[in-house]
């Protein structure tokens, strides 16, 4: 130098100038606000709402049954359908990448057309007549028939382990050697498994399908910030707090039994709806550095505060650069998948050709 | 924002644990009835089952991404 695998990163750069929306602080008010100074101001996916988890209501949620949901082992985490190491399978020459990867011998279901046959299999064509029964006969056998065969053709997505010897009348794990399957040991490994070890078992209910029902493991209560609190003249409903009852029956827990509250007495507060304020952003938080770990990760120390609206801010314009700029806008928060996407930039690696 | 549901013929809906030519009605074309039309009768066209991947022997169906559309919560 060509081709190609990986991991991680950026998402036009700058500079003037007007604006927009939160913060802190000063300062002046007519208490509505103004003006000053600081200091922030969308993404990697903010999307899609599939996961998952924190956060609120409801028994801070408990028991079963239905339903759901995940499926090689290990481990990471607050959890995860997610990442990590590894194991098995498939691709690839290789660096890798890829896999809904549990169980089909517990049983139901399916298996169209084709095709003899599709379920504890089958005789259409093909093969064979040794054995038994007729008929003929040139006494060698021929025909029929009762039958035999799953090696061989043919259907079909799939037709019963695969090669060889043996054996058979032809044949067939029917016998045996091999190979492959299972099953149980012994080794190696935490385990998933592996094995050039050993022994056993003719290989059976074939064979697919569990992304059909289903068995086994193991997770799941619902529900959603429009969730919820709180202010705020007044009845009633309605909500706290105390005491006392818990049998039926109602009513609430949002699939359904259970359980659990709530009904009655006393005392206190006072309804909704527009609206205001919280929830709201300091977090399983960012950055460096060390120390453990193959590695996801985790401990410690040290540093920064970095949108938070509610008709919803982050915009507009000018100049200069260039490689000419993709996809795309937050709305309670985080991890994560997946989906969209111009174009570059860093390291590690793999194959190929050339050179020394 | 957040929660659900739907997508098949131009419209309006169907399809059963998956099975090979995907129905019906109405609308559209030909015929026949009729003097003509209408209504009726016979016939026929017309479909990437929203769109891509996957399971499987085989998908509208079962699973997964994405696109639309309609609804409910203040």
């Nucleotide at each position: 130098g060509g081709a190609g695998u990986u991991c991680g990163c950026c998402a036009g750069a700058c500079a003037g100038u007007c604006g927009c929306c939160g913060c802190u602080u000063c300062a002046c008010u007519u208490c509505g606000g103004u003006g000053g100074a600081g200091g922030g101001g969308a993404g990697g996916a903010a999307a899609g709402u599939c996961c998952g988890g924190g956060c609120u209501c409801u028994a801070c949620a408990g028991g079963g049954c239905a339903g759901g949901g995940u499926g090689c082992c290990a481990g990471a985490u607050a959890a995860c359908g997610u990442c990590u190491g590894g194991g098995c399978g498939g691709c690839g020459c290789g660096a890798g990448c890829c896999g809904a990867c549990g169980g089909a011998a517990a049983g139901u279901c399916c298996a169209a057309c084709a095709g003899a046959g599709a379920g504890u299999a089958u005789a259409c064509c093909g093969c064979c007549u040794a054995a038994g029964u007729a008929u003929c006969u040139u006494c060698g056998g021929a025909u029929a028939c009762c039958g035999g065969u799953a090696a061989g053709g043919g259907u079909g997505a799939a037709a019963c382990g695969g090669u060889g010897c043996g054996g058979u009348a032809a044949g067939a794990g029917c016998g045996c050697a091999c190979c492959g399957c299972g099953u149980g040991a012994c080794u190696g490994g935490c385990a998933a498994c592996a094995g050039c070890u050993c022994a056993c078992g003719g290989c059976g209910a074939u064979g697919g399908u569990a992304a059909a029902c289903c068995c086994c493991a193991c997770c799941u209560g619902g529900a959603g910030c429009a969730a919820g609190a709180c202010c705020a003249a007044a009845u009633a409903g309605g909500g706290g707090g105390g005491c006392a009852u818990u049998u039926a029956c109602g009513c609430g827990u949002g699939g359904c039994c259970c359980g659990c509250g709530c009904g009655g007495c006393c005392c206190c507060c006072g309804g909704g709806u527009a609206g205001g304020u919280c929830g709201c952003u300091c977090g399983a938080g960012g950055u460096g550095u060390g120390c453990g770990g193959c590695g996801a990760c985790g401990c410690a120390c040290a540093u920064c505060c970095c949108a938070g609206a509610c008709g919803a801010a982050u915009g507009g314009c000018u100049g200069u650069c260039c490689a000419a700029g993709a996809c795309a806008g937050a709305a309670c928060c985080c991890g994560g998948c997946u989906u969209a996407c111009a174009g570059g930039c860093c390291g590690a690696c793999u194959u190929c050709c050339g050179c020394a | 924002g957040g929660g659900g549901a739907u997508a098949u013929a131009g419209c309006u809906c169907a399809g059963u644990u998956g099975g090979a030519u995907a129905g019906a009605g109405c609308a559209c074309g030909g015929c026949c009835c009729u003097u003509c039309u209408a209504a009726g009768g016979c016939u026929g066209u017309g479909g990437u089952c929203g769109a891509g991947g996957g399971u499987u022997c085989g998908a509208a169906u079962c699973c997964u991404u994405c696109u639309a559309u309609c609804c409910c919560c203040g």